[in-house]
């Protein structure tokens, strides 16, 4: 720091999405060890158990136990001391712990006030503590029973004994205090009056003078103690600890302001104790805090109110930052402590382990009433994806009490559990091969795993085993010093003995390599690739996307990246995202300028000259708690982690200086703006008059058959007189020509004339005012057509609507009609693509031309120029700008000011609400769910029922066909055991196949065969065989047998033995396969097309795809040449070069040829090689010549010469590519797939089948002709398993015989079309199909199923409907020959030669093809793309009778508890008082407050709901063709109307229309 993803490609915009960090996590897999941290995030839900707050005998009286005095024979009384205890009193339970429900402000955070305040226990400071009194806990008693007995009481006994299960509690009796109460004293304390002074914004403070009213207390506890008293306890004296008032600190609280941190305006208006005032009550204290009166006030667009959601901050994540998120642990503040309400007590509470009262809950209960709150530390069970020990210990810190010693302390300090998290070690270390094995790939050669392992040396962290630190710092009756004192108490201080460890390790030593590696990932982003399965199936995926037989994407395994006791996934945040943008975006056409003025609030705001000093800027106080972050140091054996110091806290706060700039308060100026005078153009706006031209209608004349309409017709209108003409008249709308690129207005919109009254602009003066100005949230006014009310009008014209046509259908387009409406008045609607798709204002920033208004100044004159200036309205263009298109002083430049407005696409401007309308409907405006895109400009192609230029036998002019018969032959369909397979528009269909009775043959039936009909190795066998030749059997193959039967080489006994190669037998590897895949390929090939195109490097233009070149002008069969030009060159193609025909010449002359000269039936023969003619080598044609056209070039015309004349004619040759075009059955070949069968081998069928459709030939339909007869002329070819003359035979096919020829020699070979004559227009003297019968050839074999002969038979056809091919010259049309392949079959296919025409006016039109250009929403490219309705299926959602439930209003009713008020006849120690009573308090009563709870009626928000409404998604459903090309009726936009649907129509508007003509400007 990017990156993927829209698109054939391309740049911008624009979302999604990925890499990064981080967490209190959680889930999967694995798991060695230790440090420091961390750990119910969900049910502030319920909680079993234990524990968490007590202490103090130096406040009191006492009990209980011990010990030990005194009296006493004893019983027993009566002390001291220790100990340990309920009570009474004290302090402390408001601290510390816990949790975040509540709270959007009574909270919190910063900074400030309290002159409006309080403060236990500490701390200094001054005073004081004198005198009595009643009481109550504690204790004892209360019941029954029996005995006794001085009538008082003992004494023993009981499920324990005042009630009561308990929980508590009642009566009666008597006791103490530092409990409690009264008096006394008392001021620098309160408070009340009158004075001074000093401070302050203040109702005030503070200080001091005099004078007067209130109010205190505990001489108690310990310990020493010398004189004196003395009940012998003490008094008393001190010293400590207390206790009383009071000044002050310190800490801690309480209230007050001031700023500042959530979302929502689809919450716009709240408020009655509300605001504020007097007077009062209340509180420590200020205050509507409360109560009474008076007043009508208070908040609020800088969000009041009112919903939702939240404890907040130090900080913690993340980011460069600025900012986004968050507030777990630790710190600070608040809130709460089972809901909920209230108060006591107190320094302090409205109290987590206090009261009381009310609801849920939970427990006991003897059913009468009780008790009880873990959001303390553990811990249970629920809940959850999830979160831990009912551990130890007060040894350290810290708190409460207490003189202390102590006690108490789930605060705390340790430990356990969890890889939660952050950080540190370890699992070993060096050496060890071209490198083992296994396993994985392979091209089979080898590669990878991999120095990894084995092995050899060594070395011990951690874990195991054994030994040990610090952590303690204090206390301490007793002793010792030393100070303090009246003291040798006490205290404190040091010293010396003494006690104190919950919990563990740091480090040290033994032994052995020993116990100790897992995760995920490997297509691009992103580091890492290969095999096997798998076959859009299982599956992956964060995006893009993989999977439909060769997956680097699934799975599984080898190798590899990556990270590591982790290691992936999920989930949330911040980053990347400048993707809400303060730093730091944007609005012509991608989202986005309000349809438009006019003004509020606000926001900015000319020039000078002064004041002050808020903003601003320095400098300085105070704060900005620690911590935590950074930086430097240090301590743990490094790190985390801790300890110290600096620095930082970017920010409030008081002071001071400055005044340049905003601001505020004075003053002043003229350029902004405004005003005045004078002129001036206009469809500028309202009324009111008025005018002709067209239209329709009326009436009247003419006149006579049609008119209208249309692509074509039709409905309609016409003999009752239309149309058309004339003439009168009636109405209503809209204003031709001028007219414009023109004018005017704020916009919408304004258009015959004439008046009236009225709004702006603009120019020229520069006379006035002095900044009056800009901008505008809100309001508010205008606001096209359509539509809506009333009332009128109503000529055209027209939604609905009804008729005619089209059409498959036509709810459309087209056509006859026709109502609202379109007009007017008046009120409403408030909406358009209200557009410049461009808010408004102010100011710079080159210019050219033009149009409209004014003004000047010049020449000239009387009509114009020409020049400047100022506004306006275009056109083109510099810089700039921009994604480009494009804009460009009329900005979309460059700045400033202000306002609107946007944040992916759908859903959707929709639903709810809400406000506004009579409605119709406007305005404001979302979420679920969905997709990974949607859009924009430009680029290349494609493609158009788009243009323009142009070629082709594309048309059109001809000439013959096909389509109709009847055959033939392909194809398709049917049919068959099989009718093998392929080709499929052109570009399949006489096509593969240049030849299917067997064979071929791949198909069927059938029989039979398995190392095979064919190739390679290999093992074994051993002369058995192979070969031949018989045999049986068979349809045949094949099966079974018989005879006969061989070679090398080496030994040698001389016919024996080893052994070896073909060959065979056997048995292994392997062979075949026309089996699948042409969508895995190679080759071949056709097709556009013999179309003229297809492209490269330099180089320029473009951000770029890409353009350019190659376009243009001309020419050409040509991208062939020529100019031209930011291109300049070149490759593939074109065209030449090669074949061949056509003319010449020159070699060569046999088997050709034959003038001459012999010869002959015959070039037969000699002869010759001039001709022909073969077949080799040259020539020749180049617009080369002349004219003419043309830019003078290319080139075209015409013309001479020439055998040919403008590529002479044919022929090979086929760019870059396009159809996934054809061929796995030509061959080749990868995968699959059969292997006693999908192989191979035979017999027999079958590919020849037939209701029929379609191609492509043939042969006709006939006189340009049949049949008869006569008689000439070619060429290319072929030829020995051949072509075959001559002779014979036969009507013939054809047979006999074979002479010649391996061929310019013989053979095929007769060419036919020609000429004669007949026929005489007929289904015939024309056609020939079918059929008999008879033959003939070929072959093993013509039945399915060959070809010919002859005899007979003579169908159907009289020139062919829609429609459709072929061809432009030796062509078509006719005519015949030859050949291939072949045993034999030709109407087809190839290839020769004879005869030999017509027409081409031209390029409008049909098909096709180049080039240009235009549009486009196609790029699988128009066979394209794409809407909506119906149907199914799933989701979410609105609406909905309703109906649950939460929350909150407002009235009222009813009130527990409690304080308060009022009473208080009952009860009542203390003070008064002799006494009666009084005072003073309780209880009880009464009010008025009030939680809970009830009624009655609203507001919200939520869930359900029968029925319904649109939406979104969905595999190849049904309907239609709306869009997109001019999309076939140009779209689209606002609005009514109709319609199955898309839509159609009206009406006004837009260009974001194509195309053709015009016209007008610019530019050159």
């Nucleotide at each position: 720091a990017g990156a993927g993803u829209u698109u054939g490609a391309u740049c911008a915009u624009g979302g999604c999405u990925c890499a990064g960090a981080a967490c209190g996590a959680a889930c999967g897999c694995u798991g060695g060890c230790g440090g420091c941290g961390u750990g119910g995030u969900u049910a502030a839900g319920a909680c079993a158990u234990g524990c968490a707050a007590g202490u103090c005998g130096a406040a009191c009286g006492g009990u209980a136990u011990g010990u030990u005095g005194u009296a006493g024979c004893a019983a027993u009384a009566u002390g001291a001391c220790a100990u340990a205890c309920a009570g009474u009193g004290g302090c402390g339970g408001a601290c510390g712990g816990g949790u975040g429900a509540g709270u959007a402000a009574u909270a919190c955070a910063u900074g400030g006030g309290u002159a409006a305040u309080g403060u236990a226990c500490c701390c200094c400071g001054g005073g004081c503590a004198c005198a009595g009194g009643g009481a109550u806990a504690g204790c004892g008693u209360c019941g029954g029973a029996a005995g006794c007995u001085u009538c008082g009481g003992c004494u023993u006994c009981c499920u324990u004994u005042g009630c009561g299960a308990a929980a508590g509690u009642g009566a009666c009796g008597g006791u103490a205090a530092u409990a409690c109460c009264u008096g006394a004293u008392g001021a620098c304390a309160c408070c009340c009056g009158c004075g001074g002074g000093a401070g302050g914004u203040a109702u005030c403070u503070c200080c001091u003078g005099c004078g007067g009213u209130u109010c205190a207390a505990a001489g108690g506890g310990u310990g020493g103690g010398g004189a004196c008293c003395u009940u012998c306890g003490g008094g008393c004296c001190u010293a400590c600890c207390g206790g009383c008032c009071u000044g002050g600190g310190a800490u801690c609280a309480g209230c007050c302001c001031a700023u500042g941190a959530c979302c929502u305006a689809u919450c716009a208006g709240c408020u009655a104790g509300u605001u504020g005032g007097c007077a009062g009550g209340g509180u420590a204290a200020u205050g509507g805090c409360c109560u009474a009166c008076c007043a009508a006030g208070g908040c609020a667009a800088c969000g009041a109110c009112g919903g939702g959601u939240a404890g907040c901050c130090g900080g913690u994540c993340u980011g460069a930052g600025a900012g986004g998120a968050u507030g777990g642990u630790c710190g600070g503040c608040c809130a709460c402590a089972u809901c909920g309400g209230a108060a006591c007590u107190g320094a302090g509470a409205c109290a987590c382990u206090g009261u009381c009262c009310g609801g849920a809950c939970a427990c006991c209960u003897a059913c009468g009433g009780g008790u009880g709150g873990c959001u303390g530390c553990a811990g249970u069970a629920a809940c959850g994806a999830a979160u831990c020990u009912u551990c130890c210990g007060c040894a350290a810190u810290g708190g409460g009490c207490g003189a202390a010693a102590g006690c108490c302390u789930g605060a705390c300090g340790g430990a356990g559990c969890g890889a939660c998290g952050c950080c540190g070690c370890g699992u070993g270390u060096a050496g060890g091969a071209g490198g083992a094995a296994g396993c994985c790939c392979u091209u089979c050669g080898g590669g990878g795993u991999g120095u990894a392992a084995a092995c050899u040396a060594c070395u011990u962290u951690u874990a195991g085993g054994g030994g040990c630190a610090u952590g303690a710092a204090a206390c301490c009756a007793a002793g010792c010093g030393a100070c303090c004192u009246a003291a040798c108490a006490c205290g404190u201080c040091g010293c010396a003995a003494g006690u104190u460890g919950a919990u563990c390790u740091a480090c040290c030593c033994c032994a052995g390599a020993a116990a100790a590696a897992g995760c995920c990932u490997c297509g691009g982003c992103u580091a890492a690739c290969c095999c096997u399965g798998u076959g859009c199936c299982a599956g992956c995926a964060g995006c893009c996307g993989c999977g439909g037989u060769a997956a680097g994407a699934c799975a599984g395994a080898g190798g590899a990246g990556g990270c590591u006791a982790g290691c992936g996934u999920u989930g949330u945040u911040c980053g990347g995202a400048a993707u809400c943008a303060c730093u730091g975006g944007g609005c012509u056409u991608a989202a986005a300028g309000c349809g438009g003025g006019u003004g509020u609030a606000g926001g900015c705001g000319g020039c000078c000259c002064u004041g002050c000093a808020a903003g601003u800027a320095c400098u300085u106080u105070g704060u900005g708690a620690a911590a935590u972050a950074c930086u430097c140091c240090g301590g743990c054996u490094c790190a985390c982690c801790c300890g110290g110091a600096g620095a930082a806290c970017u920010g409030c706060u008081g002071a001071g200086u400055a005044u340049a700039c905003u601001g505020c308060g004075g003053g002043g100026c003229u350029u902004g703006a405004g005003g005045c005078a004078g002129g001036u153009a206009g469809g500028g706006g309202u009324c009111a008059c008025u005018g002709g031209a067209a239209c329709u209608c009326u009436a009247g004349g003419u006149g006579g058959a049609g008119c209208g309409g249309u692509g074509a017709a039709a409905u309609g209108c016409g003999u009752a007189g239309a149309u058309a003409u004339c003439u009168a008249g009636a109405g209503g709308a809209a204003c031709g020509c001028c007219u414009a690129a023109g004018g005017c207005g704020a916009a919408a919109g304004c258009a015959g004339g004439u008046g009236a009254c009225u709004g702006g602009g603009c120019c020229u003066g520069u006379c006035c005012u002095g900044a009056c100005g800009u901008u505008g949230a809100g309001a508010u006014c205008c606001g096209a057509a359509a539509g809506c009310g009333u009332g009128g009008g109503g000529a055209g014209c027209a939604a609905a609507c009804g008729g005619g046509a089209u059409u498959a259908g036509a709810u459309a387009c087209c056509c006859c009609g026709g109502u609202a409406g379109u007009c007017c008045a008046c009120g409403c609607c408030c909406u358009a693509a209200a557009c410049g798709a461009u808010g408004c204002g102010c100011a710079c920033u080159a210019g050219a031309c033009u149009c409209g208004a004014g003004u000047g100044u010049c020449u000239c004159u009387g009509a114009c120029g020409a020049c400047u200036c100022u506004c306006g309205g275009g056109u083109c263009g510099a810089a700039g700008u921009c994604a480009a298109a494009a804009u460009g002083u009329u900005a979309a430049g460059u700045g400033c000011g202000c306002c609107g407005c946007c944040u992916g696409g759908g859903g959707a401007g929709u639903a709810c609400g809400g406000c506004c309308g009579c409605a119709a409907g406007g305005c404001u405006a979302a979420a679920a769910c969905u997709c990974a895109a949607a859009g924009g400009a430009a680029u290349u192609g494609a493609c158009g029922g788009g243009g323009g230029c142009u070629c082709a036998c594309a048309c059109a002019a001809g000439c013959g066909g096909u389509g109709g018969a009847g055959c033939a032959u392909g194809u398709g369909g049917c049919u068959c055991a099989a009718u093998u397979c392929g080709a499929a528009g052109c570009a399949a269909c006489g096509c593969g196949a240049a030849g299917a009775a067997c064979c071929u043959u791949a198909c069927c039936c059938g029989g039979g065969u398995u190392u095979g009909a064919c190739a390679u190795g290999c093992u074994a066998g051993g002369a058995u065989u192979a070969g031949u030749u018989c045999c049986a059997u068979g349809a045949a193959a094949g099966u079974g047998g018989a005879a006969u039967g061989a070679c090398g080489c080496g030994g040698c006994u001389u016919g024996c033995c080893g052994u070896g190669g073909a060959a065979c037998u056997a048995g292994c590897a392997c062979a075949g396969g026309u089996g699948c895949u042409g969508c895995a390929u190679g080759g071949c090939u056709g097709u556009c097309g013999u179309c003229a195109g297809c492209u490269c490097g330099u180089g320029u233009c473009g951000u770029g795809a890409g353009a350019u070149g190659u376009u243009g002008g001309g020419u050409u069969a040509a991208g062939u040449c020529c100019c031209g030009c930011a291109a300049c060159g070149a490759g593939c193609g074109c065209a030449a070069c090669c074949c061949u025909c056509g003319c010449c010449u020159u070699c060569a002359g046999u088997u050709g040829c034959c003038a001459u000269c012999a010869u002959u039936u015959a070039g037969u023969u000699g002869g010759g090689c001039a001709c022909u003619c073969u077949g080799g080598a040259g020539g020749g044609a180049c617009c080369g010549c002349c004219g003419g056209c043309g830019a003078u070039a290319a080139g075209c015309c015409g013309g001479a010469g020439g055998a040919a004349g403008g590529u002479g004619g044919g022929g090979a040759u086929g760019a870059c590519g396009u159809c996934a075009a054809g061929u796995c059955c030509u061959c080749a070949u990868g995968g699959c797939c059969c292997u006693u069968a999908c192989g191979g081998c035979c017999u027999g069928g079958g590919c020849u089948a037939c209701a029929c459709a379609c191609g492509u030939g043939c042969u006709a339909c006939a006189a340009u002709g049949g049949c008869g007869g006569c008689u000439a002329c070619a060429g290319u070819g072929g030829g020995c398993a051949g072509c075959a003359g001559a002779g014979g035979g036969g009507c013939g096919a054809c047979c006999c015989c074979g002479a010649g020829c391996u061929a310019a020699u013989c053979c095929u070979c007769a060419a036919a079309a020609g000429c004669c004559g007949u026929c005489u227009c007929a289904g015939u003297u024309c056609a020939g199909a079918u059929u008999g019968c008879a033959c003939u050839c070929u072959g093993c074999a013509a039945c399915u199923c060959g070809a010919g002969u002859g005899c007979a038979u003579g169908a159907a056809g009289g020139u062919g409907g829609a429609a459709u091919c072929g061809c432009u010259a030796g062509u078509a049309a006719u005519c015949g020959c030859a050949g291939a392949a072949c045993a034999g079959c030709a109407g087809g296919c190839u290839g020769c030669g004879g005869u030999g025409a017509a027409u081409a006016c031209g390029u409008u039109c049909c098909c096709g093809g180049g080039c240009c250009u235009u549009g486009u929403a196609c790029a699988c490219a128009c066979c394209g793309c794409c809407c909506g309705u119906c149907a199914c299926a799933c989701c979410a959602u609105g609406g909905g009778a309703g109906u649950u439930g939460g929350u909150u209003u407002g009235a009222c009713c009813u009130u527990a508890a409690g304080g308060c008020g009022c009473u208080g006849c009952g009860c009542u120690a203390a003070c008064c008082g002799c006494a009666a009573g009084g005072g003073g308090g309780c209880a009880g009563g009464c009010g008025a407050c009030c939680a809970c709870g009830g009624u009655c009626a609203g507001g919200u928000c939520a869930g359900c709901g029968a029925c319904u409404g649109g939406g979104g998604u969905g595999a190849a459903g049904c309907c239609g063709u709306a869009a997109c090309a001019a999309g076939g009726u140009a779209g689209c936009c606002g609005u009514a109307g109709g319609g199955g649907a898309a839509c159609c129509u009206g009406u006004g508007g837009c260009u974001g229309g194509a195309u053709c003509a015009c016209c007008u400007c610019c530019u050159u």